The prediction has a mean pLDDT of 83. This is a predicted structure of a 74-nucleotide RNA (transfer RNA) from a Candidatus Doudnabacteria bacterium. NCBI's taxonomy places the organism under Bacteria, Bacteria candidate phyla, Candidatus Doudnaibacteriota. It matches the Rfam family "tRNA".
[in-house]
């Protein structure tokens, strides 16, 4: 340079394949037995789905280009 992968919550990853409510695990914060605190247990916030444009009634999902990060050719 060219090629595969990769990016989604604060941290690890699902969903993509077949386009149709954004999830889970840990973390936080709050309840709660209890002197106090941590676990189990209830409940809760938390998301421009890496940027920009396209297709589409509808886009994390198809498609373009561009940017991270890893690998592989040269």
């Nucleotide at each position: 340079g060219c090629c595969g992968c990769u990016g989604u919550a604060g941290c690890u990853c699902a969903g993509u394949c077949u386009g149709g409510c954004a999830g889970a695990g840990c973390g936080c914060c709050g309840g709660g037995a209890c002197c106090c605190a941590c676990c189990a247990c209830c409940g809760g916030a938390g998301g421009u789905u890496g940027c920009a444009g396209g297709u589409u009634c509808a886009a994390a999902u198809c498609c373009u280009g561009c940017c991270u990060g890893c690998g592989g050719c040269g």